Context: one part of a larger RNA
RNA sequence: AAGUAGCGAGAUGUAGGUGAGAAUCCUACAGGCCGAAUACCUAAGGUUUCCUGGGGAAGGCUCGUCCUCCCAGGGUUAGUCGGGACCUAAGCCGAGGCCGAAAGGCGUAGGCGAUGGACAACAGGUUGAUAUUCCUGUACCACCAAACUCCGUUUGACGACGGGGUGACGCAGGAGGAUAGGAUGAGCGCACGACUGAAAGAGUGCGUCUAAGCGUUUAGGCUGAUCAGAUAGGCAAAUCCGUCUGAUCUUAAGGCUGAGGCGUGAUGGGGAGCCGUUUACGGCGAAGCAUCUGAUUCCACGCUGCCAAGAAAAGCCUCUAAGGAGGAGUUUGGUGCCCGUACCGCAAACCGACACAGGUAGGUGAGGAGAGAAUCCUAAGGCCGGC
Numbered sequence: 001a002a003g004u005a006g007c008g009a010g011a012u013g014u015a016g017g018u019g020a021g022a023a024u025c026c027u028a029c030a031g032g033c034c035g036a037a038u039a040c041c042u043a044a045g046g047u048u049u050c051c052u053g054g055g056g057a058a059g060g061c062u063c064g065u066c067c068u069c070c071c072a073g074g075g076u077u078a079g080u081c082g083g084g085a086c087c088u089a090a091g092c093c094g095a096g097g098c099c100g101a102a103a104g105g106c107g108u109a110g111g112c113g114a115u116g117g118a119c120a121a122c123a124g125g126u127u128g129a130u131a132u133u134c135c136u137g138u139a140c141c142a143c144c145a146a147a148c149u150c151c152g153u154u155u156g157a158c159g160a161c162g163g164g165g166u167g168a169c170g171c172a173g174g175a176g177g178a179u180a181g182g183a184u185g186a187g188c189g190c191a192c193g194a195c196u197g198a199a200a201g202a203g204u205g206c207g208u209c210u211a212a213g214c215g216u217u218u219a220g221g222c223u224g225a226u227c228a229g230a231u232a233g234g235c236a237a238a239u240c241c242g243u244c245u246g247a248u249c250u251u252a253a254g255g256c257u258g259a260g261g262c263g264u265g266a267u268g269g270g271g272a273g274c275c276g277u278u279u280a281c282g283g284c285g286a287a288g289c290a291u292c293u294g295a296u297u298c299c300a301c302g303c304u305g306c307c308a309a310g311a312a313a314a315g316c317c318u319c320u321a322a323g324g325a326g327g328a329g330u331u332u333g334g335u336g337c338c339c340g341u342a343c344c345g346c347a348a349a350c351c352g353a354c355a356c357a358g359g360u361a362g363g364u365g366a367g368g369a370g371a372g373a374a375u376c377c378u379a380a381g382g383c384c385g386g387c
Base pairs, nucleotide, nucleotide: 012030013029014028015027016026017025031384032383033382034381039364040363041362045344046343049342050074051073052072053071054070055069059067060066079140080139081340082339083338084337086117087116091112092111093110097106098105099104121138122137123136124135125134141336142335143334144333145332146331147330148329149328150327151326158323162319163318164317165316166315170306171305172304173303176299177298178297181293182292183291184290185289187208188207189206190205191204192203209269210268213264214263215262216261217260220257221256222255223254224249225248226247227246228245229244230243231242233241234240273284274283275282276281277280307310350359351358366378367377368376369375
C1' cells in the first nucleotide's frame, strides 16, 4: 500500500437456557428452502472422521460456551449379506519347451483372475454408538452320529478328472396376465367437539398393515409322448445322446417351466391412540375392508420380427469304465471356519493445494396439475449453507 480488496451462490425472527463472555451453541415457537433431491440405500475412495464425557491455544475466512478441531474412554458380533474354503472371461503367470550376447521374449500342460455363472433367512424388537450379524418368533442349507425303513452284495446297488444333455446368453417391437405403489369411500375403528352467524352432520383429524418358509393352485410359455428292436457315430464302455425301423396314443393328454392368488406361518408381530409412574421407561391396544387406478417391476428375451448372428467353465441331470459292499430315505441330536461389517458416500469426510458455486458408478424415488423422472407447489425426510 491499507484498516484498502476480500470474508466463496441462498432467510431468518422471537423467547427461554447455558455461560466469565452469545447475532453465531442448545431448546421451543414462528417463518423460509429442497423434495427424480438438498430424501433414503449402496459401490469406489477415505480410514476412526462414528458415540459419550471434557476442553478452547491453534485450525474454523467473523464469533464461538460449538465442531468433521484437541484430550480421554467406548463402539463394527453372521452357516444363510459381500468375498474366500466353488467356476471360468479378457488379461496375466507359466514346469518342461522354443527363441535370444546377457537381461530376457513367447508359450504347452497347469494356474491366477469378476465386472459374469453357481449358492442356504425372513419379520419384528433393541443401543449413546452394530445389526438380514445381538434378542424373540418362524425357517432353510451342508456335514457328522444314532434309530427305523427300503434297495443291493456276481441276478452287481453304487460309482468319474470320461461320454451326453442342461447351464447358454443379441437387438428391436407390440400384446396379455399379475403385483408393488397410489387414490377415493354414505365402509370400519379410535379421538375431538373448540373457534363460530350457525352446525352432533354425508362433521374434523388419524389409522385402516403383516415376510421368508411350507402346502395347494393358476394367467401364460415350451415340447408330440411312450414302448420295442437295430446301431460302422459320441477317441474305451454305456441301458445315456445321436441315427434308423416298427407299434400304441392322439392334437390333447402327459412332461417341463411359471409370475401371481389362496391357505398356513399368525392365539405371533406391528398398530392410531390411551394409561401409569421413578420422565424415559413400563403396560394396554381398536379397525384392518371395498372400489378405482396402476407401473420403467415380475412372468420373460417368453412371443413376433430382424441382421451385424449375439462368452466360458463349474454346478445340476443322466450314462457307463476301473472298482465294488454298501447305497438311499425319514426322524432325532449335534457341528458350522477365515476376511469385511463403525462413519461419510452428489459430499465440509472421495478427486480438485482450501470446510473450494467444479467432477463422481448403481438402486429406491410419494401426492396435486401434467404426455412426462419436464416444470410449479407439497408429503416422508432433510436443510436455513460460518460474518

Predicted 3D model of a 387-nucleotide part of an RNA (large-subunit ribosomal RNA, domain III) from Oceanirhabdus sp. W0125-5. It matches the Rfam family "Bacterial large subunit ribosomal RNA". The source organism's lineage runs through Bacteria, Bacillota, Eubacteriales, Clostridiaceae and Oceanirhabdus. The RNAcentral record of the full RNA draws on ENA. Model confidence (mean pLDDT): 80 of 100.